[in-house]
Molecule: transfer RNA
Organism: Actinomycetota bacterium
RNA sequence: AGGCGGGUAGCUCAGCGGAAGAGCAUCCCGAUUACACCGGGAAGGUCGUAGGUUCAAUUCCUGCCCCGCCUACCA
Numbered sequence: 001a002g003g004c005g006g007g008u009a010g011c012u013c014a015g016c017g018g019a020a021g022a023g024c025a026u027c028c029c030g031a032u033u034a035c036a037c038c039g040g041g042a043a044g045g046u047c048g049u050a051g052g053u054u055c056a057a058u059u060c061c062u063g064c065c066c067c068g069c070c071u072a073c074c075a
Base pairs, nucleotide, nucleotide: 001071002070003069004068005067006066007065010024011023012022013021018055026042027041028040029039030038048064049063050062051061052060
């Protein structure tokens, strides 16, 4: 330098045009003599960033940033 994959809740990941969800973690309630497990509920998100397309973008297109893998070049 080029190619591919990825960036979404505190963590691990789904979702891939009609607008955001699960598990774990946190908090509350139930249950228990009590704790754990279990059951119910709540809170938590500028969907990496800047533009574009669209009535509407996490989703499609482009640039850039970050992470991983591969190839090439130099030493």